About this RNA:
This is a predicted structure of a 505-nucleotide part of an RNA (small-subunit ribosomal RNA, 5' domain) from an uncultured bacterium.

[in-house]
Context: one part of a larger RNA
RNA sequence: GGACGAACGCUGGCGGCGUGCCUAACACAUGCAAGUCGAACGAGCCGAUUCCCUUCGGGGAUGAAAGCUAGUGGCGGACGGGUGAGUAACGCGUGAGUAACCUGCCUCUCAGAGUGGAAUACCGUUUGGAAACGAACGUUAAUACCGCAUAACAUCACGGUGCCGCAUGACACUGUGAUCAAAGGAGCAAUCCGCUGAGAGAUGGACUCGCGUCCGAUUAGAUAGUUGGCGGGGUAACGGCCCACCAAGUCGACGAUCGGUAGCCGGACUGAGAGGUUGAACGGCCACAUUGGGACUGAGACACGGCCCAGACUCCUACGGGAGGCAGCAGUGAGGGAUAUUGCACAAUGGGCGCAAGCCUGAUGCAGCAACGCCGCGUGAGGGAUGACGGUUUUCGGAUUGUAAACCUCUGUCUUCGGUGAUGAUAAUGACAUUAGCCGAGGAGGAAGCCACGGCUAACUACGUGCCAGCAGCCGCGGUAAUACGUAGGUGGCGAGCGUUGUCC
Numbered sequence: 001g002g003a004c005g006a007a008c009g010c011u012g013g014c015g016g017c018g019u020g021c022c023u024a025a026c027a028c029a030u031g032c033a034a035g036u037c038g039a040a041c042g043a044g045c046c047g048a049u050u051c052c053c054u055u056c057g058g059g060g061a062u063g064a065a066a067g068c069u070a071g072u073g074g075c076g077g078a079c080g081g082g083u084g085a086g087u088a089a090c091g092c093g094u095g096a097g098u099a100a101c102c103u104g105c106c107u108c109u110c111a112g113a114g115u116g117g118a119a120u121a122c123c124g125u126u127u128g129g130a131a132a133c134g135a136a137c138g139u140u141a142a143u144a145c146c147g148c149a150u151a152a153c154a155u156c157a158c159g160g161u162g163c164c165g166c167a168u169g170a171c172a173c174u175g176u177g178a179u180c181a182a183a184g185g186a187g188c189a190a191u192c193c194g195c196u197g198a199g200a201g202a203u204g205g206a207c208u209c210g211c212g213u214c215c216g217a218u219u220a221g222a223u224a225g226u227u228g229g230c231g232g233g234g235u236a237a238c239g240g241c242c243c244a245c246c247a248a249g250u251c252g253a254c255g256a257u258c259g260g261u262a263g264c265c266g267g268a269c270u271g272a273g274a275g276g277u278u279g280a281a282c283g284g285c286c287a288c289a290u291u292g293g294g295a296c297u298g299a300g301a302c303a304c305g306g307c308c309c310a311g312a313c314u315c316c317u318a319c320g321g322g323a324g325g326c327a328g329c330a331g332u333g334a335g336g337g338a339u340a341u342u343g344c345a346c347a348a349u350g351g352g353c354g355c356a357a358g359c360c361u362g363a364u365g366c367a368g369c370a371a372c373g374c375c376g377c378g379u380g381a382g383g384g385a386u387g388a389c390g391g392u393u394u395u396c397g398g399a400u401u402g403u404a405a406a407c408c409u410c411u412g413u414c415u416u417c418g419g420u421g422a423u424g425a426u427a428a429u430g431a432c433a434u435u436a437g438c439c440g441a442g443g444a445g446g447a448a449g450c451c452a453c454g455g456c457u458a459a460c461u462a463c464g465u466g467c468c469a470g471c472a473g474c475c476g477c478g479g480u481a482a483u484a485c486g487u488a489g490g491u492g493g494c495g496a497g498c499g500u501u502g503u504c505c
Base pairs, nucleotide, nucleotide: 001505002504003503004502006501007500008499009498010497013377014376015375016374017373018372019370020369021335026333027332028331030330031329032328035075036074037073040072041071043069044068045067050061051060052059053058082288083287084286091213092212093211094210095209096208097207098206101205102204106201107200108199109198110197111196112195114148115147116146117145123138124137125136126135127134128133154179155178156177157176158175159174160173161172162171164169184193185192186191214260215259216258221251222250223249226248227247228246229245231243232242233241263285264284265283266282267278268277269276270275290311291310292309293308294307313324314323315322316321341367343366344365345364349363350361351360352359353358380410381409382408383407390401391400392399393398414446415442416441417440418439419438420437424432449494450493451492452491453490454475455474456473460489461488462487463486464485470477471476
């Protein structure tokens, strides 16, 4: 000198774009943050109409169309959002490999959907419990569940031929046998949305390997599923991943093991570069979701707002037992030098569900707060000497503040008031929004401070103080004439900021 997610002191006019718990992965009141589909299903509610009874108040039955819904069922809750605790690791980065793999929704292609069955929630009755939540019996539907049929380019077993590969082996054609499927809904209809099996693609993921990835030797030996084999189990898949048996290996001064620290990267800061430091915001990957463990469902999780168990904590309780998880968005307490609103809207972009209308979306778009940062603008412009008053200083002549002010002539950026008014929106639909912009009017009116002035280092005098009070980045100032302390005038620097502190280069 540059930089910052900064903080502190003094000061503070506006706008645009960004950024904002770095500390306690501390504890959390309250609200919201993941639902949706009635065109899968039975049922219920609502209810036009019509009928019956009537004491004229009303009661009962019927139940079109549209709508609403608890439940069964489907898809989605594995995305999106947060955090960086753990992790020195194939975690990440980069480059390869899988002849050892999976992939819902989507795209393309081929082939199909025949026939039966048994349940169950809702509901009703009875009943347990303070509650949370159940239990028994009865009844019913489906795109829920289960048989049978059909069956190949699928899978498995046993064969044949060809061809390819670095190896295990792969691929193509072909023979025989065995095994496995389906669901309907809407519409007058055409048709559309779905369903099943197979092949290919796309997307997403899984695994393996080469290389790279902090400090400590005042850590030198480490290792028993440890290293390898055979056989099995398990997995989408290879594999000590797991298991039985057999062998005794495997790693290590090219730093094993142990200890400490740490999410990694694209990037960011700095530097002429080499390099050093760093990983906020934005993007990619990973890990985690009160602590630890576990699996279930599913195409996908060992699942932040799912389940089970254990621990700690908080809450309710009729003491028998229950409920909870903000490292989502706001917000509260605590910690701290320190970090914001319990806002508006789904209008846009995107996501989930739905044929759609649409619903949901604290993702997102916006607004609010903060000079926290960067950038831009303003606080007026021109004229104006009698060099006014005042201040400071003085050798008392003056000098300086200083064209500065007053005064004259103007201007209207920002501002205030009024009007108008886009783009963001393809037909409709605008939270922002009293938008941006434009037009008119008013009036210099509403808008300047901070630090320094001994040398480094741009900028000096007076007074006060008297090794005191104090200053200080270094050298050093202060003990009676201090350009170094304090105040004033002046000057210099930067300017809505200026200084200080901290950290990095």
Overview:
Rfam family: Bacterial small subunit ribosomal RNA. The RNAcentral record of the full RNA draws on ENA. The coordinates come from a structure-prediction model, not an experiment, and the mean pLDDT is 86.